[in-house]
RNA sequence: GAUGAACGCUAGCUACAGGCUUAACACAUGCAAGUCGAGGGGCAUCAGGGUGCAGCAAUGCACCGCUGGCGACCGGCGCACGGGUGAGUAACACGUAUCCAACCUUCCCUUUACUCGGGUAUAGGCUUUCGGAAGAAAGAUUAAUCCCCGAUACGAUAACAGUUUCGCAUGUUUCUGUUAUGAAAGGUUUUUUCCGGUUUUGGAUGGGGAUGCGUUCCAUUAGCUUGUUGGGGAGGUAACGGCUUCCCAAGGCUUCGAUGGAUAGGGGUUCUGAGAGGAAGGUCCCCCACACUGGUACUGAGACACGGACCAGACUCCUACGGGAGGCAGCAGUGAGGAAUAUUGGUCAAUGGGCGGAAGCCUGAACCAGCCAAGUAGCGUGAGAGAUGACUGCCCUACGGGUUGUAAACCUCUUUUAUACGGGACUAACAGGCACUACGCGUAGUGUUUUUGCAUGUACCGUUUGAAUAAGCAUCGGCUAACUCCGUGCCAGCAGCCGCGGUAAUACGGAGGAUGCGAGCGUUAUCCGGAUUUAUUGGGUUUAAAGGGUGCGUAGGCUGGUUUUUAAGUCAGCUGUGAAAGUUCGGGGCUUAACCUUGGAAUUGCAGUUGAUACUGGGGACCUUGAGUACAGAAUAGGCAGGCGGAAUUCGUGGUGUAGCGGUGAAAUGCGUAGAUAUUAGGAGGAACACCAGUGGCGAAGGCGGCUCACUGGACUGCAACUGACACUGAGGCACGAAAGCGUGGGGAGCAAACAGGAUUAGAUACCCUGGUAGUCCACGCCGUAAACGAUGGAUACUAGGUGUGGGGCCCGAUAGGGUUCCGUGCCGAAGCUAACGCAUUAAGUAUCCCGCCUGGGGAGUACGAUCGCAAGGUUGAAACUCAAAGGAAUUGACGGGGGCCCGCACAAGCAGCGGAGCAUGUGGUUUAAUUCGAAGCAACGCGAAGAACCUUACCAAGGCUUGACAUCCUCUGACGCAUGUAGAAGUACAUGUUCCCUUCGGGGCAGAGUGACAGGUGGUGCAUGGUUGUCGUCAGCUCGUGUCGUGAGAUGUUGGGUUAAGUCCCGCAACGAGCGCAACCCUUAUUGCUAGUUGCCAGCACGUUAAGGUGGGAACUCUAGUGAGACUGCCGGGGACAACUCGGAGGAAGGUGGGGACGACGUCAAAUCAUCAUGCCCCUUAUGUCUUGGGCUACACACGUGCUACAAUGGCCGGUACAAAGGGCAGCGACCCCGCAAGGGCAAGCGAGUCUCAAAAAGCCGGUCUCAGUUCGGAUCGUGGGCUGCAACCCGCCCACGUGAAGUUGGAGUUGCUAGUAAUCGCGAAUCAGCAUGUCGCGGUGAAUGCGUUCCCGGGCCUUGUACACACCGCCCGUCACACCACGGAAGUUGGGAGCACCCGAAGCCAGUGGCCUAACCGCAAGGAGGGAGCUGUCGAAGGUGAGAUCAAUGACUGGGGUG
Repeated sequence: GAUGAACGCUAGCUACAGGCUUAACACAUGCAAGUCGAGGGGCAUCAGGGUGCAGCAAUGCACCGCUGGCGACCGGCGCACGGGUGAGUAACACGUAUCCAACCUUCCCUUUACUCGGGUAUAGGCUUUCGGAAGAAAGAUUAAUCCCCGAUACGAUAACAGUUUCGCAUGUUUCUGUUAUGAAAGGUUUUUUCCGGUUUUGGAUGGGGAUGCGUUCCAUUAGCUUGUUGGGGAGGUAACGGCUUCCCAAGGCUUCGAUGGAUAGGGGUUCUGAGAGGAAGGUCCCCCACACUGGUACUGAGACACGGACCAGACUCCUACGGGAGGCAGCAGUGAGGAAUAUUGGUCAAUGGGCGGAAGCCUGAACCAGCCAAGUAGCGUGAGAGAUGACUGCCCUACGGGUUGUAAACCUCUUUUAUACGGGACUAACAGGCACUACGCGUAGUGUUUUUGCAUGUACCGUUUGAAUAAGCAUCGGCUAACUCCGUGCCAGCAGCCGCGGUAAUACGGAGGAUGCGAGCGUUAUCCGGAUUUAUUGGGUUUAAAGGGUGCGUAGGCUGGUUUUUAAGUCAGCUGUGAAAGUUCGGGGCUUAACCUUGGAAUUGCAGUUGAUACUGGGGACCUUGAGUACAGAAUAGGCAGGCGGAAUUCGUGGUGUAGCGGUGAAAUGCGUAGAUAUUAGGAGGAACACCAGUGGCGAAGGCGGCUCACUGGACUGCAACUGACACUGAGGCACGAAAGCGUGGGGAGCAAACAGGAUUAGAUACCCUGGUAGUCCACGCCGUAAACGAUGGAUACUAGGUGUGGGGCCCGAUAGGGUUCCGUGCCGAAGCUAACGCAUUAAGUAUCCCGCCUGGGGAGUACGAUCGCAAGGUUGAAACUCAAAGGAAUUGACGGGGGCCCGCACAAGCAGCGGAGCAUGUGGUUUAAUUCGAAGCAACGCGAAGAACCUUACCAAGGCUUGACAUCCUCUGACGCAUGUAGAAGUACAUGUUCCCUUCGGGGCAGAGUGACAGGUGGUGCAUGGUUGUCGUCAGCUCGUGUCGUGAGAUGUUGGGUUAAGUCCCGCAACGAGCGCAACCCUUAUUGCUAGUUGCCAGCACGUUAAGGUGGGAACUCUAGUGAGACUGCCGGGGACAACUCGGAGGAAGGUGGGGACGACGUCAAAUCAUCAUGCCCCUUAUGUCUUGGGCUACACACGUGCUACAAUGGCCGGUACAAAGGGCAGCGACCCCGCAAGGGCAAGCGAGUCUCAAAAAGCCGGUCUCAGUUCGGAUCGUGGGCUGCAACCCGCCCACGUGAAGUUGGAGUUGCUAGUAAUCGCGAAUCAGCAUGUCGCGGUGAAUGCGUUCCCGGGCCUUGUACACACCGCCCGUCACACCACGGAAGUUGGGAGCACCCGAAGCCAGUGGCCUAACCGCAAGGAGGGAGCUGUCGAAGGUGAGAUCAAUGACUGGGGUG
């Protein structure tokens, strides 16, 4: 885009066209084929007339065929058309073209000649009989345009004779003559007339037959056929013909697809497509076939007959059970089937048909109407104007507004449609009667007159009323035009594909809005297109699906040069045909259009004819370059058969010799004291042939390797003697064809499936080891497959090179060597090709010819069938079902029990620990009313928490409050508060006393009460977020611009050679630059100059004290804190590439980033945090908010992390005695002095601090004691008494004293930190804080050991490689088993269908025969005859029966694999 459509929602009108696609299923009822009285006998019915009777009459009854007419009957014509359907049919059925010299044709036209004489029946009617009916029988009688006989017939037909024309042929034709055969009907009219009948000629129309070409799928259908193929005779037919029959011959068809099976009416045309094609065959037209199923003939011009006959069968109906009737695939209609398809309508007015002389009759053909949005076309549902962009509503919102929306209102118009009334066609022309005219004298024309309309009072026109009567459907994630809110929460649902939905869904459902189309819109189904996705136009085949394992060769396809001929192909002109409709173009008619109509084009085809001759084809003649032959030469693991050889293994024999051998990662099984292994001598036997040996050679491929001989194949080079296109390819076919395997017979050393044992392992039906049988070997025969690979079919020609190598030839040269040429075999590369990888004269380039093969993945190389095979199995080779991918090449990452390089307390080397004990602290778990919450490998666990007795506090219990503990706004009031008392656990409530401030007089501040907007939430979501933080990681990386390369993803730069702590730097380079990172700039520390000199300092001068920088003074030193200097591989030497840099050295306080800190690239982990804070959305609102008291966060069978203290003598205890740094201090630090054993208390100076104070530093050093013990170690736990803080130490603080004195004697597997002022060890301070550190953050004192080195573990960086991974190895993924569902195969069988074969039976009927029987027409006086009939018999013959098979389906216990989850 399309449809004979269906379904869902919706629906105003008109025109045109369409309407059982399914059950060729069954049918009630009505209608669909009759007509002619001008063929006939007649008179049942109707009308008229007449007669008779009755009656006053009207009228009634009876009779008369007298008239109009006419049922039934005889006869003629029609019924073979029209209408329906598509079952069958793969066929001369259809289409197209040709032929019939092999034919017929009623009615019609034309032509010829006739229409004479005679006869017998029969229906009807009448009489009678039978039957339920349908119907039948008998008798007498009767007509015809019924039937029969005779006559005539030159023409017609046939035969013969002669003659003539034509044809490819059989044959045909003209003329003449002879012979034979064959006709007829009448009717009408007053008359004329008219209609008929018979014979004949030609025509027209319609049919019959033959042929060429075309016309679906299956080869898992390969052979079929006996009247079959042909001939002779005969029969039959309208006619040819095996159409039929007798005889003879053995043919005929077929891979160019016979036969069989499946499906199907064919065409004009229809849909689609640029076309070529593909799909279809409804309506309309042409042809065919069929008429309940099967068979048969009759009649007829025509039928083997839809509304005829006979027979058989199935079904339905009637019946008195004896018998009968029927055929909607005609029009309506009914049932059934189905998703689905209409009225039991009107009229013969028109068109057409039948009959008739005509009027006319008949016509479900036809024309109309009805139903149905099922289609196409047209019209309408209003138009213009109207912004304050109205109000309200819906929806959204950032709350300002936006949108619906010029939409509405309002104003001005219009009236198609609708409503009502009125007018009102076309379609009608014929035909009949009358008159006239013309001529070829029965036809035509003209005039006049009479009549005919179903649709229909319709189309159309006019008038009335009035915007009045008229809009929906689908969609809105992308493709694809159109976006928001709410609801839902992987639910409900959507979905054409991709895919949406797990709490912020433009994708589900609703709403608002929008988009598209519009009386329709969507969905479903089907066809074509897009799809170059079956490729003729117009595809491919190394790796994506696809080259046959290889050759030989048949058919076929295709084929070198020159010339000649032909004209089949090809091309051109002309002729015929290609129906109409349809298509298309130009006109015309319906108001337009659809529709209808007219003329042209087109119909690409077929046939005939006339030409052309380049090319292809056919015939003839020639040529040599393709191909082949001969001759010469050389190479070769080419093949086959025989002989021979040496090395090695094994076995057996003898010798020597002794305890092991063998084997492995390590072992064991095994062998060996019965003498192995080892060694030596000679022997047996089988198999294979080291070195040479080479991307060397040969072969078609498989494949071929010791030497030699015989036979034999092919290729190559040279020459140019011979043939003269003999060539190439190759469906089928034939042959060869590794290994394994099979059969028969040998052989068997080594090796070695199976098997056994030993190991390994969780297991180990494996890898490893020890053994070991088939087999491997030979002969003969099968098998016929391989990653049979170059994953690349064969042949020919052409298209840059370079460099090896094998076999020949020629030239130069000297042997070396060089040049050239042919044939092989490799590598690298240009153009070109390719998706890329890559290929590239050995093509995957450019072309030609031929063959094989492919068409998404799985199912499946499976099933069934066939075929081959001894078997194993091979070849050929599907479908159902299922998925939306499977696949190729390349890219970036990630990963690897891949590789290379490098780094890090990563390992190693060390030191000290943890893991064991007790305690502290955090976590899990458990418990609980609550034990609030968060953090979870590294990167949670002395973490948030720099400090939970109340508070904190978020948790629990209980008691309260509700505009609230807190903020803003509004109204009212003037208090609020404080003090005291009472109640209570407190919050709070009550009572008493006291009682506002400022002001510019507007009001404001403060407090209370009230009202509602609101407050409040440590409620949820860190997976909605901001901010902050952790981690990889202070690892050296991460990127960009421009350029270049690549179809592209991307690459390059950033890789490479060095070097560095570093993508740090140097060099090189299709890259050149740049950014974020690194480094540096900042702070601190180590040295020092200058400046400054109090609260710090005191060398020198002076004073002074028991002592003391205490004082004067000083500014040197220390120190303080400000500003400078200093370090840069700067210098020297070695190495390196004259580089970067590195090693060593000097100087220097410091040396190669001096030490430390701050500083954290692009990013990763949906990492952490909604409980710091902020914040979207959701939730709570007399509670999830808020106040208060008490409790809990401190629980305790247990498990883990982090610490402290120890286990002691490098120590504990006692006494004495030194040396810091960095900090804090006013609700604070607190000296001195006094009291207390002590914690602490009292009094109180000083100090907002370089001044005072905390403050004693400790380890250390000196002296003493303890002497290896559960101790003078260790200090847990517990008891008693105190101290401090605080409203308050019970749950639940810290400290002191005395007493008590647990575990623990250095810690399993495992694991942590640290490379120098570091580890270890020692003490000091601070924050938090009323009080409460073994934690945290800082400070200094003392002060080590080790580092060979980078194999390994962990983490990381760069390069490279493989990948089926990309959520990225914590990846992906295979098979069994279990369960559910689905389709399929096998299966003892069972059931059914269609077709064929053999036999039996054999209806109707045609044909043939026929004794007896019957018999109107003719002959005969008669007898009888001619002819005919029934009956009987036979051939053929449908249905039916029987039988054996084949085939296709369905089904089947059980079974097999497959698919999906």
The RNA shown here (small-subunit ribosomal RNA) has 1461 nucleotides and comes from an uncultured Bacteroidota bacterium. The RNAcentral record of the sequence draws on ENA and SILVA.